[in-house]
């Protein structure tokens, strides 16, 4: 440097659910909690998913729409340890 995660060390993250809080919602944040994770680090200028306040259309039911979100969906990117 490249490949790899069956195994070692030291660390790390934290699903569901409960709870407080922010938000129109999706969802975020704090506390509790662990289903899991070798990138469950970073990235929302690639794809994908969620929401639809506002806006547009409609007589209406409603439809469309991201300027709002999701990295624990794929992709991109950086990196610890072990092994080859």
């Nucleotide at each position: 440097a490249u490949a790899u995660g069956u195994u070692c060390a030291a660390a790390g993250c934290a699903a569901a659910c409960c709870u407080g809080u922010u938000g129109a919602a999706a969802a975020g944040c704090g506390g509790g909690g662990a289903c899991g994770c070798a990138a469950a680090g970073c990235u929302a200028u690639g794809g994908g998913u969620c929401u639809a306040a506002g806006g547009u259309c409609g007589c209406a039911g409603g439809a469309c729409u991201a300027u709002g979100a999701c990295a624990g969906c794929c992709g991109g990117u950086u990196g610890c340890c072990g092994u080859a």
Molecule: c-di-GMP-I riboswitch aptamer